[in-house]
Context: one part of a larger RNA
RNA sequence: AUGAACGCUGGCGGCGUGCCUAACACAUGCAAGUCGAGCGAUUUCUUUGGGAGUACUUGUACCCUUAAAGAAAUAGCGGCGGACGGGUGAGUAACGCGUGGGCAACCUACCCUAAACAAUGGGAUAGCCCUUCGAAAGGAGGAGUAAUACCAUAUAACACAUUUUUAAGGCAUCUUAAAAAUGUCAAAGAUUUAUCGGUUUAGGAUGGGCCCGCGUCUGAUUAGCUAGUUGGUAAGGUAAAAGCUUACCAAGGCGACGAUCAGUAGCCGACCUGAGAGGGUGAUCGGCCACACUGGAACUGAGACACGGUCCAGACUCCUACGGGAGGCAGCAGUGGGGAAUAUUGCACAAUGGGGGAAACCCUGAUGCAGCAACGCCGCGUGAGCGACGAAGGCCUUCGGGUCGUAAAGCUCUGUCCUAAGUGAAGAUAAUGACGGUAACUUAGGAGGAAGCCCCGGCUAACUACGUGCCAGCAGCCGCGGUAAUACGUAGGGGGCAAGCGUUAUCC
Numbered sequence: 001a002u003g004a005a006c007g008c009u010g011g012c013g014g015c016g017u018g019c020c021u022a023a024c025a026c027a028u029g030c031a032a033g034u035c036g037a038g039c040g041a042u043u044u045c046u047u048u049g050g051g052a053g054u055a056c057u058u059g060u061a062c063c064c065u066u067a068a069a070g071a072a073a074u075a076g077c078g079g080c081g082g083a084c085g086g087g088u089g090a091g092u093a094a095c096g097c098g099u100g101g102g103c104a105a106c107c108u109a110c111c112c113u114a115a116a117c118a119a120u121g122g123g124a125u126a127g128c129c130c131u132u133c134g135a136a137a138g139g140a141g142g143a144g145u146a147a148u149a150c151c152a153u154a155u156a157a158c159a160c161a162u163u164u165u166u167a168a169g170g171c172a173u174c175u176u177a178a179a180a181a182u183g184u185c186a187a188a189g190a191u192u193u194a195u196c197g198g199u200u201u202a203g204g205a206u207g208g209g210c211c212c213g214c215g216u217c218u219g220a221u222u223a224g225c226u227a228g229u230u231g232g233u234a235a236g237g238u239a240a241a242a243g244c245u246u247a248c249c250a251a252g253g254c255g256a257c258g259a260u261c262a263g264u265a266g267c268c269g270a271c272c273u274g275a276g277a278g279g280g281u282g283a284u285c286g287g288c289c290a291c292a293c294u295g296g297a298a299c300u301g302a303g304a305c306a307c308g309g310u311c312c313a314g315a316c317u318c319c320u321a322c323g324g325g326a327g328g329c330a331g332c333a334g335u336g337g338g339g340a341a342u343a344u345u346g347c348a349c350a351a352u353g354g355g356g357g358a359a360a361c362c363c364u365g366a367u368g369c370a371g372c373a374a375c376g377c378c379g380c381g382u383g384a385g386c387g388a389c390g391a392a393g394g395c396c397u398u399c400g401g402g403u404c405g406u407a408a409a410g411c412u413c414u415g416u417c418c419u420a421a422g423u424g425a426a427g428a429u430a431a432u433g434a435c436g437g438u439a440a441c442u443u444a445g446g447a448g449g450a451a452g453c454c455c456c457g458g459c460u461a462a463c464u465a466c467g468u469g470c471c472a473g474c475a476g477c478c479g480c481g482g483u484a485a486u487a488c489g490u491a492g493g494g495g496g497c498a499a500g501c502g503u504u505a506u507c508c
Base pairs, nucleotide, nucleotide: 001506002505004504005503006502007501008500011380012379013378014377015376016375017373018372019338024336025335026334028333029332030331033080034079035078038077039076041074042073043072044071045070046069047068048067049066050065051064053062054061055060056059087291088290089289096216097215098214099213100212101211102210103209106208107207111204112203113202114201115200116199117198119153120152121151122150129142130141131140132139133138159184160183161182162181163180164179165178166177167176168175169174189196190195217263218262219261224254225253226252229251230250231249232248233247234246235245236244266288267287268286269285270281271280272279273278293314294313295312296311297310316327317326318325319324344370346369347368348367352366353364354363355362356361383413384412385411386410393404394403395402396401417449418445419444420443421442422441423440427435452497453496454495455494456493457478458477459476463492464491465490466489467488473480474479
């Protein structure tokens, strides 16, 4: 010093922290949705108009139907987001991380700036309806429908591809600029008429990808390792360089400056210690990486080879009508188990931030708060003043006394904390506050409700009595105990720290 645990004890507050073990298995609830101002449809309600019927106080009431408008709701198609946020550290000794560079070898949705454009058409499909299979999960067939879904044509460049010329630059392939020719490629509308969207191009911003120098634990009782291996050519492939992949050719490449193998381990900012150099650690917070039951794979997409997506295989659990299906807490709570050991199946979107939306708003176990735990740090309290006849009592005693000790009692006060009542925030900007009637303030009450733990042989601050008698026991080291033990046990006294004190473990 600690993410600690254990023993004894325990008043309050603030701020933090809280499965280090089984990356063991998980009941239940919640953790990613949103947009009706993209689309058709359906349902409900309201209003208006027309029609039929009933009642009659002859122009109103009830009811049915049809059309229009408006409001609300939503399963489906469609868009954006589910690649962020949150968790964990299994794997990884690696360009994984740190640091410094490179890309004449790259991508970037949303956002910003600038330029230009949005023409003409078409065929489907879900939902709905009908039929039908299945226990379910889920399908199959038919009819028919919409779009900012899909497709075709047109137009188009300073875009892209090829070719040619010139100039400049560089790092070999080349790059940049200018000019010319040929070829190729786009779009979507909505509306409350304010706007919001769509397409192409250029630039920016942000985020990423790849490559390189250096650094990064232990073992030689691991000395040789390597065939896509090392290089070349061609082809493929990627956003992009590259044996990244394949065919052929060559025989290379690494290694005592420790290859290979084995063990261990996420890395860093930082944290602990130390005068420093250094040593140790990598909880919380921040950056990067990896993983998401185990193994493998791709799809979609600007971005994933995707924790709460898909497919395959495996183990496990559950449902089943035995034909077949469903699942993945290393999200937040919570359960079992393991363990010396680690919390609530809480409240709220009020704030901060994120997703969607034109907005209203919706969602958000991110987050803000509350609950539990002396787990840590810090602060406060458990009273203050006076009070000798040095009371009683305990302990010791040379029996005179000494000591606990102004300590108590008693008297006079105070009100931090506490209890009760009242007022009552900031955090929010006009409104909106989970926290919370919280913090704070005022008044009243009353010393009342609040001290323990370890030690006293030396190291090391602090001594006597009794009991025990190498016994019982103590002990960090030296060592105590065999009849006067300051070392064991108890008592009185004393020392230390204090809501803690000791012990254990680990690091310096």
Molecule: small-subunit ribosomal RNA, 5' domain
Organism: uncultured bacterium